The part of an RNA shown here (small-subunit ribosomal RNA, 5' domain) has 520 nucleotides and comes from an uncultured bacterium. Rfam family: Bacterial small subunit ribosomal RNA. The RNAcentral record of the full RNA draws on ENA and SILVA.
Context: one part of a larger RNA
RNA sequence: GACGAACGCUGACGGUGUGCUUUAGACAUGCAAGUCGAACGAGAACGCCCUUCGGGGUUAGUAAAGUGGCGAACGGGUGAGUAACACGUGGGCAAUCUGCCCCUCGCAGGGGGAUAACUGGAGGAAACUCCAGCUAAUACCCCGUACGCUUCACGGAUCGCAUGAUCCAUGAAGGAAAGGUAGCUUCGGCCAUCCGGCGAGGGAUGAGCCCGCGUUCCAUUAGCUUGUUGGUGGGGUAAUGGCCUACCAAGGCUACGAUGGAUAGCUGGUCUGAGAGGAUGAUCAGCCACACUGGGACUGAGACACUGCCCAGACUCCUACGGGAGGCUGCAGUCGAGAAUCUUCGGCAAUGGGCGCAAGCCUGACCGAGCGACGCCGCGUGGAGGACGAAGGCCUUCGGGUUGUAAACUCCUGUCGAGGGGGAGGAACGCUCCGCGAGGAGCUUGACCGAUCCCUGGAGGAAGCACGGGCUAAGUUCGUGCCAGCAGCCGCGGUAAGACGAACCGUGCGAACGUUAUUC
Numbered sequence: 001g002a003c004g005a006a007c008g009c010u011g012a013c014g015g016u017g018u019g020c021u022u023u024a025g026a027c028a029u030g031c032a033a034g035u036c037g038a039a040c041g042a043g044a045a046c047g048c049c050c051u052u053c054g055g056g057g058u059u060a061g062u063a064a065a066g067u068g069g070c071g072a073a074c075g076g077g078u079g080a081g082u083a084a085c086a087c088g089u090g091g092g093c094a095a096u097c098u099g100c101c102c103c104u105c106g107c108a109g110g111g112g113g114a115u116a117a118c119u120g121g122a123g124g125a126a127a128c129u130c131c132a133g134c135u136a137a138u139a140c141c142c143c144g145u146a147c148g149c150u151u152c153a154c155g156g157a158u159c160g161c162a163u164g165a166u167c168c169a170u171g172a173a174g175g176a177a178a179g180g181u182a183g184c185u186u187c188g189g190c191c192a193u194c195c196g197g198c199g200a201g202g203g204a205u206g207a208g209c210c211c212g213c214g215u216u217c218c219a220u221u222a223g224c225u226u227g228u229u230g231g232u233g234g235g236g237u238a239a240u241g242g243c244c245u246a247c248c249a250a251g252g253c254u255a256c257g258a259u260g261g262a263u264a265g266c267u268g269g270u271c272u273g274a275g276a277g278g279a280u281g282a283u284c285a286g287c288c289a290c291a292c293u294g295g296g297a298c299u300g301a302g303a304c305a306c307u308g309c310c311c312a313g314a315c316u317c318c319u320a321c322g323g324g325a326g327g328c329u330g331c332a333g334u335c336g337a338g339a340a341u342c343u344u345c346g347g348c349a350a351u352g353g354g355c356g357c358a359a360g361c362c363u364g365a366c367c368g369a370g371c372g373a374c375g376c377c378g379c380g381u382g383g384a385g386g387a388c389g390a391a392g393g394c395c396u397u398c399g400g401g402u403u404g405u406a407a408a409c410u411c412c413u414g415u416c417g418a419g420g421g422g423g424a425g426g427a428a429c430g431c432u433c434c435g436c437g438a439g440g441a442g443c444u445u446g447a448c449c450g451a452u453c454c455c456u457g458g459a460g461g462a463a464g465c466a467c468g469g470g471c472u473a474a475g476u477u478c479g480u481g482c483c484a485g486c487a488g489c490c491g492c493g494g495u496a497a498g499a500c501g502a503a504c505c506g507u508g509c510g511a512a513c514g515u516u517a518u519u520c
Stems, first nucleotide, its partner, number of pairs: 001519002005516004013378005018372002025335003029332003034070003039067002047058004077290003087214007096207002101203007109143004118133006149174005155168005179195002183190002216262003223253003228250008265287004269280004292313005315326004343369001345368003351365001352363004382412004392403004416461001418456004425449002430443005464509005469490003475504005485492002
């Protein structure tokens, strides 16, 4: 000097940051991922109105639910594990994939069988499950068609860093689709627009794999290795590869530190320092890993998936004892542990994300408010005048000195705080109307903050902490008597203590001041 600090004492206001560093301990409760009726079928009730009291209309094709699509792999958390191609940096993929998005070209013909919802029935305490029947689709399946797509065979050209790549030609085989809505209508359809579907090529973005170099300590760890090292055949993957497997060979690593052990997420950065370096990796950003513990796959463009599934385990809960349910290392919050770390808040107004043609819905991301002097910064606690100097305190050589212009008193000011008013901006979008369009007109959206300004009132509501032997700025008196105590080092204290305790005075800093821990 620094700090995610803690402790002691004190504490006016604002701005801006920041806040479980310990038990990756356990968690009550609420919320944190939905959305689409312009993919599909079906479809209430309350209420209100009418009634011939049977019912009808409206609510309403609304709510809730189901099939289907997209999303749920993002966003958010944590640092357990990991000494590793995990990360950083620079390259490679002629060994790769890529939903949504953008560009280009082409296509969208015909048919079929189911199933949830629903209805009826059955079982169960529940979770939920089973049987029969009905039905739709952008759900599922079949046929047709098809390219520069895929596979195989054969020929040629160009090129390359090897395996090979690209292009041309021929033949064979294989592979696709889905519709919806607005408008007009002579109700037959129509046209153009919009949103979609399929194939192929390219782009963008994201991801996967490989390699060079860098990346802590211990040699009181010296040998390690059998899928181990390489080859061939096969399998697997989007893709290379002992990634896996069968066979064959006997290799591979190591004092330039293998193997083992300990510790640790890595980086941009941060702190310090003149620098070199040392220490560190909170907040913010990039990457990685993890999601009660261990294992596994499914779906999908993408996961081996935090709030999905299955199995095992520990723990907790429900039970009718047969069986079931759960996972805050999301936001708040609770217990525990600890020197120690916050509200079970408001809002989707903004930014961003998901879905949707859109309106919009969802969003504990985010934006805000709350709490904490935890850090940094700003500002105030008044200003001017006022005595050869009140009182009181302290000291005294008893003369006086000092506190001290300090107070009182006089004249002012009105920051901040208090009460009241006002309201720019954070708002762009969106909707309606006009217009062929460019555009124009009107209406509307703020959780929270609230600049500038106005009014009221009156010095009122706002100062402490540490230190005073030397280092080190600042000293006297009393008390105590090697006691009580102080102390960072040197050292003070045993009867005149400037070092202990108190008082007065002073010094330093000031909404803080000291102490402790850590680091340079």